[in-house]
Context: one part of a larger RNA
RNA sequence: GAACGAACGCUGGCGGCGUGCCUUAUACAUGCAAGUCGAGCGGAGAUUGACUCUUUUUCAGCAGCCUUCGGGUUGCUUGAAUUUGGGUCAAUCUCAGCGGCGAACGGGUGAGUAACGCGUGGGUAAUCUGCCCUUGAGACCGGGAUAACACUCCGAAAGGGGUGCUAAUACCGGAUGAUGUCAUCCUGCCCAGGCAGGAUGACCAAAGGUUGCGUUAAGCUUCCGCUCAGGGAUGAGCCCGCGCCCUAUCAGCUGGUUGGUGGGGUAAUGGCCCACCAAGGCUAUGACGGGUAGCCGGCCUGAGAGGGUGACCGGCCACACUGGGACUGAGACACGGCCCAGACUCCUACGGGAGGCAGCAGUAGGGAAUCUUGGGCAAUGGGCGAAAGCCUGACCCAGCGACGCCGCGUGGGGGAUGAAGGCCUUCGGGUUGUAAACCCCUGUCAGGAGGGACGAUGCCUGCCCUUGGCAGGUGACGGUACCUCCAGAGGAAGCCCCGGCCAACUACGUGCCAGCAGCCGCGGUAAUACGUAGGGGGCGAGCGUUGUUC
Numbered sequence: 001g002a003a004c005g006a007a008c009g010c011u012g013g014c015g016g017c018g019u020g021c022c023u024u025a026u027a028c029a030u031g032c033a034a035g036u037c038g039a040g041c042g043g044a045g046a047u048u049g050a051c052u053c054u055u056u057u058u059c060a061g062c063a064g065c066c067u068u069c070g071g072g073u074u075g076c077u078u079g080a081a082u083u084u085g086g087g088u089c090a091a092u093c094u095c096a097g098c099g100g101c102g103a104a105c106g107g108g109u110g111a112g113u114a115a116c117g118c119g120u121g122g123g124u125a126a127u128c129u130g131c132c133c134u135u136g137a138g139a140c141c142g143g144g145a146u147a148a149c150a151c152u153c154c155g156a157a158a159g160g161g162g163u164g165c166u167a168a169u170a171c172c173g174g175a176u177g178a179u180g181u182c183a184u185c186c187u188g189c190c191c192a193g194g195c196a197g198g199a200u201g202a203c204c205a206a207a208g209g210u211u212g213c214g215u216u217a218a219g220c221u222u223c224c225g226c227u228c229a230g231g232g233a234u235g236a237g238c239c240c241g242c243g244c245c246c247u248a249u250c251a252g253c254u255g256g257u258u259g260g261u262g263g264g265g266u267a268a269u270g271g272c273c274c275a276c277c278a279a280g281g282c283u284a285u286g287a288c289g290g291g292u293a294g295c296c297g298g299c300c301u302g303a304g305a306g307g308g309u310g311a312c313c314g315g316c317c318a319c320a321c322u323g324g325g326a327c328u329g330a331g332a333c334a335c336g337g338c339c340c341a342g343a344c345u346c347c348u349a350c351g352g353g354a355g356g357c358a359g360c361a362g363u364a365g366g367g368a369a370u371c372u373u374g375g376g377c378a379a380u381g382g383g384c385g386a387a388a389g390c391c392u393g394a395c396c397c398a399g400c401g402a403c404g405c406c407g408c409g410u411g412g413g414g415g416a417u418g419a420a421g422g423c424c425u426u427c428g429g430g431u432u433g434u435a436a437a438c439c440c441c442u443g444u445c446a447g448g449a450g451g452g453a454c455g456a457u458g459c460c461u462g463c464c465c466u467u468g469g470c471a472g473g474u475g476a477c478g479g480u481a482c483c484u485c486c487a488g489a490g491g492a493a494g495c496c497c498c499g500g501c502c503a504a505c506u507a508c509g510u511g512c513c514a515g516c517a518g519c520c521g522c523g524g525u526a527a528u529a530c531g532u533a534g535g536g537g538g539c540g541a542g543c544g545u546u547g548u549u550c
Base pairs, nucleotide, nucleotide: 001550002549003548004547006546007545008544009543010542013408014407015406016405017404018403019401020400021366026364027363028362030361031360032359035101036100037099040098041097043095044094045093046092047091048090049089050088051087052086053085057081058080059079060078061076062075063074064073065072066071108319109318110317117244118243119242120241121240122239123238124237127236128235132232133231134230135229136228137227138226140174141173142172143171149164150163151162152161153160154159180203181202182201183200184199185198186197187196188195189194208224209223212220213219245291246290247289252282253281254280257279258278259277260276261275262274263273264272294316295315296314297313298309299308300307301306321342322341323340324339325338344355345354346353347352372398374397375396376395380394381392382391383390384389411441412440413439414438421432422431423430424429445491447486448485449484450483451482455477458474459473460472461471462470463469464468494539495538496537497536498535499520500519501518505534506533507532508531509530515522516521
């Protein structure tokens, strides 16, 4: 000098873009952060409509009785209206359940890890890959259950048991079946279990929904799905070469240890695991031990070489209260899943239960120190869905903090041989100083008023001659940016330094005191070094100090 996720002191007008628990991977109140599909299925409920039964009331009609001929009263296989309740059907909506997909992504953190963990370059003839694309073939015949529901029992609760019923794209059996799998054999290429072709045998699959036509049905049809197989794409697993901190005041380390055979296990190689056999394997080119640490793209510095670093953003890894384990699944040994153990917290009727912010906010604690319990799904992206749409603390925005970078302003011109005041003085004057006053202007920002977006050429709905067009709807930010107008210099400057290094000097006070100080050093009676004032220098919404790196 530069830099910073900074902090502290003094000060502080506006805006844009970034950025903000580096410490206790400490503990967490509360809310939200992963759902969705009724076009897979059976139900429950609500609303509306149609039909039907029942019920209430009124009117009309018919019949009987009474009659003062006005009417009254009773009854009906009659009609219309009305009303209560029930049933069936249809439409719309809601709900839990069964079922499907997602929940393995996205988001957080850096504890652990010195390791094939990361980086880079390869291998896989040792592998898997849901959704997606593409190619070929197919979906036939049957069956038994079970939630929901009803009844009932236990429990304070969390929850659980029994009996009975029912559906499916849930589950199961059979059929068909190959270029699939396995076994045996053959051929070619190739050489680890690969590719291509052939023969024989064995084994393995499926599910429907919806739209339109059709009176219903059968059937056909649209779209979405289902099964098997080949290929692709994407993602992932495993293996290898090289590289990756300090310590020898750590010198020897090792028994599944090193290799083999056979097996188990896995998608897959392998001592990964096991039995048996052999006695190996590593090491001063630093094994083993100890310490420290997530790694990288990058970032900072530097002329470079190098040194330091790994916050934000991106890639990979690891972790999810601590330790262990598996289940489901294409994918997990699974942050907001399960089980066990432990510590802790909470509820309890004391029998027993519930929980996991290193998601977004927020709280306590720790600390020099680090934000709102905000708005919105409008955009981008993600999950589900045929779609409408629903969900989304991802994300987009807003809020707070001069924490950083950048931009702007706090006015411009004129104005005295020079006001007042301050300070100094050799008392003549000098300086503050064109500075102020005063005159003439301007109008950024802030303030007020009016207009008012882009982001939406997107998305959704409807219509039409659906190449496409038209109409309507849809913006959190936001009445924000931006534009125009209004008034008026009005609301907006500080901080550090002035002995040398190092730019900027006098006076007073103090008297080795009080104090300063990065180094040298100042202060003991004239201190440009302490304190104050005037003046000056530097930077400027900042300026200094401290810390750290080069």
Small-subunit ribosomal RNA, 5' domain from an uncultured bacterium, 550 nucleotides, folded computationally. It matches the Rfam family "Bacterial small subunit ribosomal RNA". The full RNA is in RNAcentral, with records from ENA and SILVA. The coordinates come from a structure-prediction model, not an experiment, and the mean pLDDT is 85.